[in-house]
Context: one part of a larger RNA
RNA sequence: CUGGGCGUAAAGGGCGUGUAGGCGGCUACUCAAGUCUGGCUUUAAAGACCGGGGCUCAACCCCGGGGUUGGGCUGGAUACUAGGUAGCUUGACGGCUGGAGAGGCGGGUGGAAUUCUCGGUGUAGCGGUGGAAUGCGUAGAUACCGAGAGGAACACCAGUGGCGAAGGCGGCCCGCUGGACAGCACGUGACGCUGAGGCGCGAAAGUGUGGGGAGCGAACCGGAUUAGAUACCCGGGUAGUCCACACCCUAAACGAUGUGUGUUGGGUGCCUGCCCGUUGGGGUGGGUGCCGAAGCCAACGCGAUAAACACACCGCCUGGGAAGUACGGCCGCAAGGUUGAAACUC
Numbered sequence: 001c002u003g004g005g006c007g008u009a010a011a012g013g014g015c016g017u018g019u020a021g022g023c024g025g026c027u028a029c030u031c032a033a034g035u036c037u038g039g040c041u042u043u044a045a046a047g048a049c050c051g052g053g054g055c056u057c058a059a060c061c062c063c064g065g066g067g068u069u070g071g072g073c074u075g076g077a078u079a080c081u082a083g084g085u086a087g088c089u090u091g092a093c094g095g096c097u098g099g100a101g102a103g104g105c106g107g108g109u110g111g112a113a114u115u116c117u118c119g120g121u122g123u124a125g126c127g128g129u130g131g132a133a134u135g136c137g138u139a140g141a142u143a144c145c146g147a148g149a150g151g152a153a154c155a156c157c158a159g160u161g162g163c164g165a166a167g168g169c170g171g172c173c174c175g176c177u178g179g180a181c182a183g184c185a186c187g188u189g190a191c192g193c194u195g196a197g198g199c200g201c202g203a204a205a206g207u208g209u210g211g212g213g214a215g216c217g218a219a220c221c222g223g224a225u226u227a228g229a230u231a232c233c234c235g236g237g238u239a240g241u242c243c244a245c246a247c248c249c250u251a252a253a254c255g256a257u258g259u260g261u262g263u264u265g266g267g268u269g270c271c272u273g274c275c276c277g278u279u280g281g282g283g284u285g286g287g288u289g290c291c292g293a294a295g296c297c298a299a300c301g302c303g304a305u306a307a308a309c310a311c312a313c314c315g316c317c318u319g320g321g322a323a324g325u326a327c328g329g330c331c332g333c334a335a336g337g338u339u340g341a342a343a344c345u346c
Base pairs, nucleotide, nucleotide: 003318004317005316006315007300008299012314014201015200016199017198021194022193023192025088026087027086028085029084030083033081034080035077036076037075038074039073040072041071042070049065050064051063052062053061054060091191092188093187094186095184096183097182098181103177104176105175106174107173108172109171110154115149116148117147118146119145120144121143125136126135162169163168206247207246208245209244210243211242215241216240220236221235222234223233258313259312260311261310262309263308266291267290268289269288270287271286272285273284274283275282276281295302296301319346320345321344328339329338330337331336
């Protein structure tokens, strides 16, 4: 000496579930596998180390000694780890009661608005822009009134709010259904944590088949602008956006911060439980923000929702470019995804 790291420098897997594996609460007894220890044995010689000797010295050579490490056999120790037995309740799970919520799925339903159609009133413009033009309109538009059709999204409430593992979730009602939380301490008795593979979920765009299509709108076509304008602005507009089923599997999938557990000053909001109390109030959980002690950090900042102090397990990084490319494998209907180099170069 026997690595250091991962918020922003390279680096947390998009998220969950869970297999193997790794890790594992309190008490007693037992065993002695790991562990510690004594003895014996082996670990050839040469070499290395120590002592001595021979060539005039040295290199070189010879003699003696001591190990080191590993293995085997055997005797012993029992704190810890593992195994066995018995028990415990604080971890975990369950039971009962209760309240909160855009959590998910299915069905139904409502109003506003846009567009279109029909009827009415009505006449020359409307629309659009920086200004215009394309466009629409005397075959009667725009505007206003009434009726109807259809699709999509749900103003206000709305929050610095809530729910969900993440993606994400927002009119109202009904049905089915998941999770979290609080109170009671009634049951089980370590049943736990993590999790390579596996499996499932996974915005948008995209794909297949069938439907739907109001508005918006890649591509595309016009009008402008401009030196040009394959753009920004304007008029149109197909796919798509919507539904069903089946694929795709990516993202600044972000808190750019893996999950779990324990420990460590405070202050101040919000959401939601429970308890006490005389309104104001006090106490105790869970969640969500802000500010900050100590501490941490290269700094910025983080700071009981840690990036503090620790432990367990997984994932990942190891100079820039070439490159998330090539080749091969696997997956996909395709688009492509995933795994993932090197030469060369600085």
This is a predicted structure of a 346-nucleotide part of an RNA (small-subunit ribosomal RNA, central domain) from an uncultured bacterium. The full RNA is in RNAcentral, with records from ENA, Greengenes and SILVA.